[in-house]
Description: Small-subunit ribosomal RNA from an uncultured prokaryote, 1500 nucleotides, folded computationally. The RNAcentral record of the sequence draws on ENA. Its mean pLDDT, the model's own confidence on a scale to 100, is 85. Its Rfam family is "Bacterial small subunit ribosomal RNA".
RNA sequence: AGAGUUUGAUCCUGGCUCAGAAUCAACGCUGGCGGCGUGCCUAACACAUGCAAGUCGAACGCGAAAGAGCACUUCGGUGCUUGAGUAGAGUGGCGAACGGGUGAGUAACGCGUGGGUUACCUGCCUUGCAGCGGGGGAUAACUCGGGGAAACCCGGGCUAAUACCGCAUAAGCCUUACGAGGGAAAGCCUUCGGGUGCUGCAAGAGGGGCCCGCGUCCGAUUAGCUGGUUGGUGAGGUAAAGGCUCACCAAGGCGUCGAUCGGUAGCCGGUCUGAGAGGACGGACGGCCACACUGGGACUGAGACACGGCCCAGACUCCUACGGGAGGCAGCAGUGGGGAAUUUUGCGCAAUGGGGGAAACCCUGACGCAGCAACGCCGCGUGGAGGAAGAAGGCUUUCGAGUCGUAAACUCCUGUUUACAGGGACGAAGAAAGUGACGGUACCUGUGGAGGAAGCCCCGGCUAACUCCGUGCCAGCAGCCGCGGUAAUACGGGGGGGGCAAGCGUUGUUCGGAUUUACUGGGCGUAAAGGGCGUGUAGGCGGCUUAAGAAGUUCUGGGUGAAAUCCCUCGGCUCAACCGAGGAAGUGCCUGGAAAACCAUUGAGCUUGAGUUCUGGAGAGGCAAGCGGAAUUUCUGGUGUAGCGGUGAAAUGCGUAGAUAUCAGAAGGAACACCUGAGGCGAAGGCGGCUUGCUGGACAGAAACUGACGCUGAGGCGCGAAAGCCAGGGGAGCGAACGGGAUUAGAUACCCCGGUAGUCCUGGCCGUAAACGAUGGGUACUUGGUGUGGGAGGUAUUGAAGUCCUUCCGUGCCGGCGAUAACUCGUUAAGUACCCCGCCUGGGGAGUACGAUCGCAAGAUUGAAACUCAAAGGAAUUGACGGGGGCCCGCACAAGCGGUGGAGCAUGUGGUUUAAUUCGACGCAACGCGAAGAACCUUACCGGGGUUUAAACUGAAGUUGACCGCGGCAGAGAUGUCGCUUUUUCUUCGGAAACAACUUGAGAGGUGCUGCAUGGCUGUCGUCAGCUCGUGUCGUGAGAUGUUGGGUUAAGUCCCGCAACGAGCGCAACCCUUGUCUGUAGUUGCCAUCAGGUAAAGCUGAGCACCCUACGGAGACUGUCGGCGAUAAGCCGGAGGAAGGUGGGGAUGACGUCAAGUCCUCAUGGCCUUUAUGCCCCGGGCUACACACGUGCUACAAUGGGCGGUACAAAGGGGAGCCAACUCGCGAGAGUGAGCGAAUCCCAAAAAGCCGUUCUCAGUUCGGAUUGCAGUCUGCAACUCGACUGCAUGAAGUUGGAAUCGCUAGUAAUCGUGGAUCAGAACGCCACGGUGAAUACGUUCCCGGGCCUUGUACACACCGCCCGUCACAUCACGGAAGUGGGCUGUACUAGAAGUCGCCAAGCUAACCUUCGGGAGGCAAGCGCCGACGGUAUGGUUCAUGACUGGGGUGAAGUCGUAACAAGGUAGCUGUAGGAGAACCUGUGGCUGGAUCACCUCCUU
Repeated sequence: AGAGUUUGAUCCUGGCUCAGAAUCAACGCUGGCGGCGUGCCUAACACAUGCAAGUCGAACGCGAAAGAGCACUUCGGUGCUUGAGUAGAGUGGCGAACGGGUGAGUAACGCGUGGGUUACCUGCCUUGCAGCGGGGGAUAACUCGGGGAAACCCGGGCUAAUACCGCAUAAGCCUUACGAGGGAAAGCCUUCGGGUGCUGCAAGAGGGGCCCGCGUCCGAUUAGCUGGUUGGUGAGGUAAAGGCUCACCAAGGCGUCGAUCGGUAGCCGGUCUGAGAGGACGGACGGCCACACUGGGACUGAGACACGGCCCAGACUCCUACGGGAGGCAGCAGUGGGGAAUUUUGCGCAAUGGGGGAAACCCUGACGCAGCAACGCCGCGUGGAGGAAGAAGGCUUUCGAGUCGUAAACUCCUGUUUACAGGGACGAAGAAAGUGACGGUACCUGUGGAGGAAGCCCCGGCUAACUCCGUGCCAGCAGCCGCGGUAAUACGGGGGGGGCAAGCGUUGUUCGGAUUUACUGGGCGUAAAGGGCGUGUAGGCGGCUUAAGAAGUUCUGGGUGAAAUCCCUCGGCUCAACCGAGGAAGUGCCUGGAAAACCAUUGAGCUUGAGUUCUGGAGAGGCAAGCGGAAUUUCUGGUGUAGCGGUGAAAUGCGUAGAUAUCAGAAGGAACACCUGAGGCGAAGGCGGCUUGCUGGACAGAAACUGACGCUGAGGCGCGAAAGCCAGGGGAGCGAACGGGAUUAGAUACCCCGGUAGUCCUGGCCGUAAACGAUGGGUACUUGGUGUGGGAGGUAUUGAAGUCCUUCCGUGCCGGCGAUAACUCGUUAAGUACCCCGCCUGGGGAGUACGAUCGCAAGAUUGAAACUCAAAGGAAUUGACGGGGGCCCGCACAAGCGGUGGAGCAUGUGGUUUAAUUCGACGCAACGCGAAGAACCUUACCGGGGUUUAAACUGAAGUUGACCGCGGCAGAGAUGUCGCUUUUUCUUCGGAAACAACUUGAGAGGUGCUGCAUGGCUGUCGUCAGCUCGUGUCGUGAGAUGUUGGGUUAAGUCCCGCAACGAGCGCAACCCUUGUCUGUAGUUGCCAUCAGGUAAAGCUGAGCACCCUACGGAGACUGUCGGCGAUAAGCCGGAGGAAGGUGGGGAUGACGUCAAGUCCUCAUGGCCUUUAUGCCCCGGGCUACACACGUGCUACAAUGGGCGGUACAAAGGGGAGCCAACUCGCGAGAGUGAGCGAAUCCCAAAAAGCCGUUCUCAGUUCGGAUUGCAGUCUGCAACUCGACUGCAUGAAGUUGGAAUCGCUAGUAAUCGUGGAUCAGAACGCCACGGUGAAUACGUUCCCGGGCCUUGUACACACCGCCCGUCACAUCACGGAAGUGGGCUGUACUAGAAGUCGCCAAGCUAACCUUCGGGAGGCAAGCGCCGACGGUAUGGUUCAUGACUGGGGUGAAGUCGUAACAAGGUAGCUGUAGGAGAACCUGUGGCUGGAUCACCUCCUU
């Protein structure tokens, strides 16, 4: 410090997630030791038991017992002494208000911080001053009696005090009307010196009360709250100010600087995190507060409204004799319960501290220790060194090996730790002595021995670490992205590896990363985000000069900011954690002093900001009234006749009752053509005929005046298109709804004919829009160019117009710096700055619900959550696509010729059938395809028979000796069985080698699966002109440029231009073939000349001229001429030439696409099979047949059929072959047989053609299917199931619907010929030649393709994406008659305890008394207040609710097709109506619309 995740890729925005640290933790697996810490976060739930606050005899009065001793004794006991003034309870004093616990309540002067208290208190302690004289009356204990189960209580009697009460005294003190008045005390001990205590006062120290400034969570869907409320006067009350309380008076007080209400919460020092600023937290330790079963209350006291006190009420628990009583662990342990979860009913007062006491001492679950728990932090160990035959074993393997791995074994050591044994502290606090819970602990020493001590998580990326097996979208994993559908580094296991380590992971939580709430430190044109616009209140901010004081500010002192913590230094435990000491820090608050620049304040000025006055012109600025013409419609009349109208085409509609058209006239409403311009005006919405009136604003010019009067603006107020609403008018045209006609699968739409609200006016509502520049307002600054609107000045000109220059204001375009994610913005900023306002913080849910406000309503404004997703988005890039555009090409269309689709047959496919009809191929690019040839074989399929190391292959071990060949029998055959025949080479004669068979065990075999694991090969786009690279340049980047542009070409072919320059794969050429010439060669080819010769014939000699053959060469290159073109490339035309612009044809197929095809050619990974899915054999099937499709053949006839005659090829093939001639057969063919391994012989007849003849338009002398009979050939064998022949038979078919195919020249069409395969079996396929056309204006349209451009929500790329209803399942939420809780307001009722007040006839020790009584006190009673409770009525919140509403999610459901391309009606939008649904329509608005044209403007 970052990383992963939106995309095909990129940049940005933006969320989600991860790596870190932490934790009072818990859970899972595991667990050796020690030190130091920590340990109910939940039920402030309920608690058994024990302990946690006592102490003082030096304040006081009482006062035992057991035991021991002595004496007496009736032997039962009694007395005395001692125990002992002890134990004990009581009176009294002090303490119990500390210490300890908890965090329920509390949003508060509760806490923090700093102050105030002249408005206060203070026991014990310290200091000072002054006192302590003299009396009195009670009472507990005790005793007696009584009641009660108990707790306890009542009565009589005795008694003491430092208990209580008078009197005296009063330095201080209190009160005061200033005359005066009031008020204390206690003794005890003593060594007799004194000590201690008591009383009053003053002061101190420490502690507390109260008050104030500032700070202290969330919600405005809580905006108003308040009646003791705010203040005053007086009184009461308190230690003390105060409405704290009361009476009276006044009507205040608080609040947008957030009152009130609701929710949540103890606060702080600090802790965690963070670079910091911050954020979160407040457990342990320390400070404060609050609480003590719940609520209320007071008493005592210096201090409490009191955790281990009291009273009352309530709930709960316990005891009870039912009459009554008792209790309060949020003290320490402990129990139950709750919970994911939190310890011992331990030891000790030795230390520290506290209470009491003069002290000894007692008490102390505070505290010191120990126990339990890996809960945390820190430290240590589980050994060290050597050791390669790299052991065994595991795992992997390419079978070679690799790895675990120096790891182990083994050898030599060490002894931390553990165990045992011996010794043994500091902590004790300085006179000495005594005193240790921890503890025989720490620590030291010794003995022995590697002996007792390693796990957990992870290994797809982030993120360090890889393989095998199993599994097969299953089981499972997962923090995010995502893995798993037969080769999973992602699941489970093994091996190996990585990380950490007595722990390791997981989960929860916090901060960080997150600059993702942005103070430090973000944004708002298009990503979320500028308010529709103005006006203006509060507030915020604000020009120049000067003076003053000094609130802010700055500087410098003082106080405070507790300790602990953090940081630094030093020190103590062996180190560390931990602990000690010192320092620093504590950014804060208070306060003294100083400064006066800035900000604020006050005073005095200034003119530049702002404003006022004057002059001037511009303008659809607003309001009102009047006027005008064109057009539509309607009405009246005329002319006139059959249609009009409307559309893509139609129809509805109108019209012979006279329309449309046309002329004249009239009525009425609405809107104002041209001018008109991205021109003007206005704050925005918006504003357009003319005239008049009223009126707002802006601008320019030149002066004068005011003197900061300014900017912004939360709330508020006003304005605010269209639609809509209310009331009244108006209504021509248009026109939601509605009706009709079309379109369509449907058409609740688009189109057409009608048409109501509405649109218009007046008045009033509504208050919203893509109210947009998607850009708030103001001010200042920062290069320019060019238009345009308004004004002023200037130059030139006689002057005007016009031109030019300068300047102010407005409004456009281009563009520099700069900015921006980019697009783009760019003096009219989205630049540079300042001021103020509004708004944003992932998508969906949702601008929804609830609440509130407004509205007549529609609805508007404000505005969530649950739940759900890992994205949603912006800009730009490359593609692909478009029922976008431009350019161009192709038998793509068009122009032609011939077909297919109809018939019969052939063939392939689907389907069906079957035991099997083997398998594959499926748009083009499967279907006469694999198959260049299924009767058996082939053959993979089916049935049956048989076989198992095998039919074939490899090597190892063992046994045997042949193998091969021939024959017989059984059998469908395979096969079985029998018989005959039978080894070879070498040899040291033992044997060895070869070969064969058998056995064993490796392993063969598989046309079994996966072409979506693959190689290879192939198809296709497409013989289309494209596809890329290097360097450079541009861009943040993906990428672009080059490759685009202007021409040109068949071509990314070439030329020119150009931030590109080059290059590669493609194109072309090089290759083959064909067309011309030529050289060489001349047999088997050829025959012109010469000769011979035949019926004829290159038949023969001769010859190589020609043809031909087959090797080489020439030739064609836009080379040449003219024109066009930029003078280029090139194009057009011509000449020459056999051939002319690639001469024709072929071979040749770029980067890639289609998970295209093929595991059944072959090869191959993996899987499956192994007496079978292998192998052998026989038979069957692949040839089936209601049908459907593809590809062909033959036809339908006269350009023909039949018959006869006759002519001309090319290219091939031939030895298990081609087969002449001859003979036979009607023929297929048979017989015989010459020649030829072929330029020699054969196949071989070419056919169409040509000549002649016949048929005469018909189901025919067309056509030949089908069928019958008879044959031929091949073959082991033609039944299933061959081809051919002859005779007979003679079907459909008379040119083929929608639709569709091929072809541009030696092509189509037509005619025959050959070949491969092959025993036989082509209408298929491949090849060959013969005859030999028509047409192409042209590129609008269909299809495919190329380039450029544009839009895109597509990228699996339009066979894309995607919307809504409906149906089903599920989840959360809203509404709802209600129902049930919590909290709370108001009114009334009720009234415990208790304080206070009143009263007090009852009771009554101290004082007074005249002895009668009085004073004083108290009970009882009454009153105020008052908790729990009750009644009524509200508020708020939670839960639940038949039914209901939408929303989210879910697998391949249904209906349509709304959106994305011009998405096929551009989309979106406010509003209104309508409709199964997406939606449609009206009206106004927006461009975030494509395309074309025009106009305007800009650049060059």